The RNA shown here (small-subunit ribosomal RNA) has 1590 nucleotides and comes from a Candidatus Omnitrophota bacterium.
RNA sequence: AAAGCCUUUGGAGGGUUUGAUCCUGGCUCAGAGUGAACGCUGGCGGCGUGGAUUAGGCAUGCAAGUCGAGCGAUCCUUGUUACUGAUGGAGAUUGAAGCUUCGGCUGAUUUUUCCUGAUGUAACGCUGGAUAGCGGCAAACGGGUGAGUAACGCGUGGGUAACCUACCUUAAGGAGGAAGAUAGCUUCGCGAAAGCGGAGGUAAUACUCCAUAAUCUCUAAAUUUUGAUUGAUUUAGAGCAAAGAUGGCCUCUAUUUAUAAGCUGUCACCAUAAGAGGGGCCCGCGUCCUAUCAGGUAGUUGGUGGGGUAAUAGCCUACCAAGCCUAAGACGGGUAGCUGGCGUGAGAGCGUGACCAGCCACAUCGGGACUGAGACACUGCCCGGACUCCUACGGGAGGCUGCAGUCGAGAAUCUUUCCCAAUGGACGAAAGUCUGAGGAUGCGACGCCGCGUGGGGGAUGAAGGCCUUCGGGUCGUAAACCCAUUUUAUUAGGGAGGAACGUUAGAAUGUUAAUAGCUUUCUAAUCUGACUGUACUUAAUGAAUAAGCCACGGCUAAAUCCGUGCCAGCAGCCGCGGUAAUACGGAUGUGGCUAGCGUUACUCGGUUUGACUGGGUGUAAAGGGUCCGCAGGCGGCUAUACAAGUGACAGGUGAAAUCUUUCGGCUUAACCGGAAAACUGCCUUUCAAACUGUAUGGCUUGAGGAUGGAAGAGGAGAGUGGAACUGCCGGUGUAAAGGUGAAAUUUGUGGAUAUCGGUAGGAACGCCCGUGGAGAAGUCGACUCUCUGGUCCAUAUCUGACGCUCAGGGACGAAAGCUAGGGAAGUGAACAGGAUUAGAUACCCUGGUAAUCCUAGCUGUAAACGAUGGGCACUAGGUGUUCGUUCGUAAGAAUGGGUGCCGCAGUUAACACAUUAAGUGCCCCACCUGGGGACUACGGCCGCAAGGCUAAAACUCAAAGGAAUUGACGGGGGCCCGCACAAGCGGUGGAACACGUGGUUUAAUUCGAUGCUACGCGAGAAACCUUAUCCAGGGCUUGACAUGCAGGAAGUAGUAUCCCGAAAAGGAGUCCGACCGGUAACCAAUCCGGAACUUGCACAGGUGCUGCAUGGCUGUCGUCAGCUCGUGCCGUGAGGUGUUCCCUUAAGUGGGAUAACGAGCGCAACCCUCGUCUCUAGUUGCCACUUUUAAGUUUAUCUUAAGAAGCACUCUAGAGGGACUGCCCGCGUUAAGUGGGAGGAAGGUGGGGAUGACGUCAAGUCCGCAUGGCCCUUAUGCCCUGGGCUACACACGUGUUACAAUGCCUGUUACAAAGGGCGGCGAUACCGUAAGGUGGAGCAAAUCCCAAAAAAGCAGGCUCAGUUCGGAUCGAGGUCUGCAACUCGACCUCGUGAAGCUGGAAUCGCUAGUAAUGGCGCAUCAUCACGGCGCCGUGAAUACGUUCCCGGGCCUUGUACACACCGCCCGUCAAGCGCUGAAAGUGGGGGGCACCCGAAGCUCUGAUUUUUCAAAGUCACGGUGAAUUUCAUGAUUGGCGCUAAGUCGUAACAAGGUAGCCGUACGGGAACGUGCGGCUGGAUCACCUCCUUU
Repeated sequence: AAAGCCUUUGGAGGGUUUGAUCCUGGCUCAGAGUGAACGCUGGCGGCGUGGAUUAGGCAUGCAAGUCGAGCGAUCCUUGUUACUGAUGGAGAUUGAAGCUUCGGCUGAUUUUUCCUGAUGUAACGCUGGAUAGCGGCAAACGGGUGAGUAACGCGUGGGUAACCUACCUUAAGGAGGAAGAUAGCUUCGCGAAAGCGGAGGUAAUACUCCAUAAUCUCUAAAUUUUGAUUGAUUUAGAGCAAAGAUGGCCUCUAUUUAUAAGCUGUCACCAUAAGAGGGGCCCGCGUCCUAUCAGGUAGUUGGUGGGGUAAUAGCCUACCAAGCCUAAGACGGGUAGCUGGCGUGAGAGCGUGACCAGCCACAUCGGGACUGAGACACUGCCCGGACUCCUACGGGAGGCUGCAGUCGAGAAUCUUUCCCAAUGGACGAAAGUCUGAGGAUGCGACGCCGCGUGGGGGAUGAAGGCCUUCGGGUCGUAAACCCAUUUUAUUAGGGAGGAACGUUAGAAUGUUAAUAGCUUUCUAAUCUGACUGUACUUAAUGAAUAAGCCACGGCUAAAUCCGUGCCAGCAGCCGCGGUAAUACGGAUGUGGCUAGCGUUACUCGGUUUGACUGGGUGUAAAGGGUCCGCAGGCGGCUAUACAAGUGACAGGUGAAAUCUUUCGGCUUAACCGGAAAACUGCCUUUCAAACUGUAUGGCUUGAGGAUGGAAGAGGAGAGUGGAACUGCCGGUGUAAAGGUGAAAUUUGUGGAUAUCGGUAGGAACGCCCGUGGAGAAGUCGACUCUCUGGUCCAUAUCUGACGCUCAGGGACGAAAGCUAGGGAAGUGAACAGGAUUAGAUACCCUGGUAAUCCUAGCUGUAAACGAUGGGCACUAGGUGUUCGUUCGUAAGAAUGGGUGCCGCAGUUAACACAUUAAGUGCCCCACCUGGGGACUACGGCCGCAAGGCUAAAACUCAAAGGAAUUGACGGGGGCCCGCACAAGCGGUGGAACACGUGGUUUAAUUCGAUGCUACGCGAGAAACCUUAUCCAGGGCUUGACAUGCAGGAAGUAGUAUCCCGAAAAGGAGUCCGACCGGUAACCAAUCCGGAACUUGCACAGGUGCUGCAUGGCUGUCGUCAGCUCGUGCCGUGAGGUGUUCCCUUAAGUGGGAUAACGAGCGCAACCCUCGUCUCUAGUUGCCACUUUUAAGUUUAUCUUAAGAAGCACUCUAGAGGGACUGCCCGCGUUAAGUGGGAGGAAGGUGGGGAUGACGUCAAGUCCGCAUGGCCCUUAUGCCCUGGGCUACACACGUGUUACAAUGCCUGUUACAAAGGGCGGCGAUACCGUAAGGUGGAGCAAAUCCCAAAAAAGCAGGCUCAGUUCGGAUCGAGGUCUGCAACUCGACCUCGUGAAGCUGGAAUCGCUAGUAAUGGCGCAUCAUCACGGCGCCGUGAAUACGUUCCCGGGCCUUGUACACACCGCCCGUCAAGCGCUGAAAGUGGGGGGCACCCGAAGCUCUGAUUUUUCAAAGUCACGGUGAAUUUCAUGAUUGGCGCUAAGUCGUAACAAGGUAGCCGUACGGGAACGUGCGGCUGGAUCACCUCCUUU
C1' cells in the first nucleotide's frame, strides 16, 4: 500500500573504473519462461504439445454430399396376371434304315394333343434394392494458413429514421386454372483425347402464362412524432403469389364388399407480420517506428440531375462551385494479421500473439463476374501470366496455406494408421448415407506431473583407487555377506466405464369422426465399441529389468594430485596460463540437479539504466548566446448560473476459456468439472456543485498608465580637444644607435640615435577608475550638441487581470572571416631575414602583407560562463558599496531598487550554495541517458565562400568520468639540515708502474658483482694445489665421502719393492703381515658379531639451473628523524586529528598553544674506549727515597751497570668519583632554551666506537652455509698431467712513485704505540757489497725475539738542470721459498736511466689531534702487499654565509602520475585485420505518371422470334518513355577502429619547461605554431579591494 477488519499478500542483491574512497555511469551475473535447437545420457506411466524457415514445388490415397416420400427413365430382385413356350413326360400320327421267324420287331424322322412350365415380354403391386440424368437442399459451414493489411482491419461502446436474412419458431391467411419446352434416352457426325455438334421424342416440387389478394410494394394527400429525413397512423389509386409428395380413414358427399373429386395426418409450397440467431453499413474512443518524409489532394471537397445497391454514400456519371486534410503529424517510408490472452514483474509496466477461443484476410499469381438467402466462392466458372504433366502437335489437363505423405531449403518439427462407437455437421419423413470435423492410435524426454532403479542389518573399517606431514586419511556401511519385500518388469488369468440413441411390441397423451395414421412420454425385449490383448485387479518368478549430467578462482554450494609451461587451451564479467596453475587437460574427492543435465538463442526481471508510480541538468551526460512573441500550457479576489472535467447511487455491457478462491472427479499430481470472485474498461440515466472549466457581473493587491523627481561608459549621428606615436622640413650635434640571456639581421659619416622648433596623418582616449555604473545579451570609458530606449523612487490619481512562460517564427548577436569603396600612424597572421637548436616550418630579435579603422552589406559562431533558463511566493542574520525617499542639529536610523563578502537552518557525491539559492513549493520552456566512432557521414535548409544548423549507423572498449583522500613527483613556493655549496688544505683527471673492470683475443682466458650502492669488489694471498670440465688429454663407475641390507673373504687385505706411464690408474709382487669384543674363569688369523676389504642392491655426488620459489647475512636511502598504535573526536567514506601552529634542539629534543589524551619502535641514555682524580693490587712493570756491589772518572749528596729493599711515581688492570645548563649575567613568555662568564682535567652530545626504526630498491648472494623444485647418473660425479684465470691496438676506475731545494744524497743523534711468535720468533757472534747464509742464547712471552721506528734534529754535499730529481724498462750476476719460479714469485748487487718540469674539460676527500705527512705492526701466508685492517709520531689552513649545485626533513600548492617523472601521453608515417563514406559506372527491386496494345467479364447501342451476332465504353496482363526511390556491387579514393615490444618528433598533464583552453583565420612532415577576441577549468610573487577577529 491493496484486499479485508480474524488474517493474508507484498519489492533482497553481487562483480567490475581507484593505491584506497564516495558518487555518476555503463557492462555483467544470480530468477522465471519457451511451439525451441545442439551435446552427453536415457526405466515406466498420465496429461498436453509438435513445419516458427520457402504463402517453395508436389507423386499417391482420402477430405461434400444427400434426397427415389419431387421427376422421367434404366437395371436387379420379389409377387400376381397375361403372353411366350425351351425341357421333360404321356398319348396319337408319319415311318428312313436295319434285322426278320417275313409275322413282325426295333424305330431315325415328320406332324400333332395334353401335362409340366424354364426363359423372355408386358401390365400391375399396400416387394425390396441400385443408379447416370432433370430437380431440391447443402456445398458461403466445418478444416488450413498469416502472404497481404497501419485499415472502421481489430478491440470497445453506440447508431441504422439507411438495411438484408435460406433453414428454425410464433401468429394469422392462401394454394384456382392453363400452356410450351428440355436433359436423360435413340440416332447420325467431328476429335488422339478432353469433349462437342445435328435430328427425333419425354417427365416433374424444373420453367412460363392467366386468375385471386393483403397488415406487401409503388404513387399522392393529410395527421402526428422527432434535432431531422424515407418513422408512425389514416385515406385514395396502381402493381405483385403458390407445387405438390406421402400415410391413413369412411363421419359427411358420390359411386359403393371398396374407392375418390370426400375426410384426415405429416412433410413440402406462396404471401404477410413478428421472433431468434446471423450478417451488411455508419460513428466516438483506442491501436508500432520514422520529421534525415512538411506539405498532400482533381473524383480530389461539396452541391444539383441521373444511375446503382438489400441499404447510406463520389459508390458511378454529367454539370456547377473551389474546396478538403495537415505540426493534436496530413502525405510518404519501414515493419506488422488484431484481440481474449500468454510470459515476466511487488505493482505500474515491458515483451509477445504457438496451442484453445472471437474477428479479419488469403487459397499457384492477377483480373472478372455468374449462381445463390448468403460468395465475387480453398477441393465452382471465365480470361491472362508463370510452372508441371499428357499429346496423334491440331489441342488439352492441373492447383495439399484440408489429413497423411514426399522433395527442397533449414539448427529444427510426427503415422501415406483405425473408426464414425461417442460429440458435432450436411441431406433425408425416417432407417440411414457422407464426414482426414471429430474420436482414437503411433512417433519425438518437446513440456508439465507422478513412480521406480531398492529396504534393514553389516568394520577386518577388506581389496583397489586417490592423497599423505609416511603416522595415516578418504571413497566408506559404500561393497562383500545375512535377512525380509516386490512398486515397476515378464508370464498367465479375471475384468469395469465410455451406450445415449435406434428397432420391435405394448400402454398412455395430443390431433382426428376415428380404436386408423402421426406426435410426445413410459414399459419390456433386442441391437450398436475404433480404442481393446483398455483402465483396474489376482497369481507366479526374482533384487531381479532400470543413473546420468554439470560444476568446484571470486560472484557461487563444492579441492587436491599429476601433466603442460603466455604453448595447448579456458572464459558470463573480473580474468587464468611465461616450471610449484584450487581457473588449461586428466585422475580422485566434493557440491548441485536428477530421467534428465548442460550449452546456445530469445523475452521479462534485476535496471529507479526512459523515472506515471519513480531520475536528472554549477563541476559527472545535460540550460537554448540573448530577448520579443503567435499557437499551446498555466493563471489574482468576489457573486450568480451551467454541469464539460470531477465525485456518488443505479442500470447495461465487459463472449467462453484462462488467472484467483472454494467444492468435487481421476489411487496422488499434472489434468478435468461445478460455483463464486474478478475482468481495474466503455456506455446510459439520475443526483451533488467544493475545486477546475464555461458564461455574465463586480473588485484592486498582479500588470499597465498619469504626475513629480533621480542616476548612469545605455544607443545613434554630428562636431571639437590634448598627450603619445610615426613621417616630413629646419636648427644644434657626432659616432654610434637599436636589440638581446648573449648576439646578429637592421639604421647610421650621403650625418643616424639624441635634442629644439614647425608641420602632416591615423588610431586610441592616461589620471579620474572603484568586485563602481548602464544594458536583454554581445558589450559600453576624452569633451560638447541633437535625437532616442530602458530603469529606480515618491504620490496612491486612472484602467480593471489587460498576466507568466513560450515549440515553430522574428530581431539582436565579441573576435576572426567574406563582398564593394575609402583610409592606413601604431600593432601585426602569412612571408623574409637574424639568432637558438641535433633539427626549430616555434618560443627571442629586425622588418612586414592581409587585417585591425570608416561606410554599405553578408556571416551567426566563442570557455557567447555565474559553465547556474524565465516568472511568482516563502525561509535567521551580520557587514560593505551604489542610486532614491523619509526622519534627524549632527552622529546616524528607517525604507525601496541594484551590486559584493561572511554566515544559520536546509540542500549537496563532495567541493560548495545559502533572501542575487544549488533551500522549500507552483507554472512554462529547453536539454541529458556509458566511452570512442562523432560538434562526423549521407540527406535537407541557410550562406558569395569559409562554413553554419539539424544529425545517424557499422565497428570497437569495459570502462570513460566528477569530487575528495593518501602518497610520489614538479625546470611550484616557504622553513631547516648535511664537507651540499662557499672559504681553505691536499688530491684524481696528464706520466710510468701496480691492481680491478670493460672490450678484444684465445683451445680456455672459470664464475659472480654493473649509476650513486660494480670496478685494490667475493679474493684477508691463482707457479702446482687452490680452481670451479674454463681448455687439451689420460683414466674410474656403489664411486674421493656417508648410511643401511645381502653375500664373499687368511698367507687374504695391506706395506716395502719392481714394470709401464706425464701422472692418475693398471699390472706384477719376494719378505713381512692385519684389529676389537664374545664363545672362553684355559686356548681363535681360522667359529660368531663388529671394524677394515671386496661383490651386488638401495644410494652417494654435482661451485649444474632458478637470489624472480626461499632462509640467513649484507649494501643503500641513513645515525636521516622519522614510522605507528589504543581510546576519543571530526568526516557518508578513503581518511584526518594526535604527528599541525609558535619558540627551541643534533634530534617527533623540549616547552607553550591545541579535540585530543596517552603509548610503542626510533632519538637520547644505559655499553666499550680515550682524557682527570681516588681506592685496591705490585710481577715479568717502575726506581723517587734507602741501601749493597762493580766500573768509570770531570772526585761529586758524581755517572753507569747489577742487586737488595720498596710500591711514592709511571705503567698495568679492576672498582669508583667527576659534568647536571648545577652556579652568575643577558635574551626569551616568569617556559623550553640560548649568548656570555666563573670554577674545572673536561661545558653544554667532552672526543671516538658499537648500536641502523617502519620501510624502499623482486638491490646482492643457490660459487660461504642451509634449502623447495627442476636437471645429470660409465657423467654436469670422481682422480690425474699440462695449460688457462697473468693474453693486449684500446677505454675506465682505484692506487703507488714522481716531476723536486719546505727537496735529494751521505753521515750522525733521538723519541713510539699497537701487535705477532713453537713445522714459530730467532738475539749475541761470524761470513757476504747486499739479498742472505752459518749458528742456535732466550722465549708458548708486561720477562726473550721480531725491532732498526721514520719523518724530525745536527753536520756536510747538491744549486734549478730532465739534474746527485725521477725511477720505468732492459742486460748481467745472485739470494730465498718451494717437488717445481719457462709460461708466472719476491728480493739483492752492478749496469742501463724511459715518461714525467704540477697536469684540459671535469671531479674527489677533509672542520682538529682532523687534513696533510712519516714510519711501525698484523691477517692471509712455503714464498709473494703499492691493497686491506690497525698503531703511534709531526701536525695545519678555513668556514662571511645559505643566493646557487647535490642529497635529505617538515609544511603548503598543482597534477591527466600510483610499476608513482626512468611516470603518463599526442599526432603523422609504415604493416596487418575489420567497418564505413565518396566514386566513372554496373546489376536487381518498388511505386507512381504519360502513351501504345487490350483477354474474359460487365454496361450501353443496334440487329435478331429465340440462340446469338456486331459496334462502343471500361479493363487485367503486356510493351515503350522520361523521371523517382531503394538494395547490391565498383577500378580508385577519404576516414575511423583494433593490433606486447616499427619510424619521426615531444603537443598535453607540474608554471609540463612559450600557462592551458574556446571560436576564427593563415601557415606547417606531424603532434602543432602564430595573429585577433574571449575564459580560468592558470602556478608563483607583489599590490589593491573586500571580509573575519580584537
Record summary: Model confidence (mean pLDDT): 81 of 100. Rfam family: Bacterial small subunit ribosomal RNA.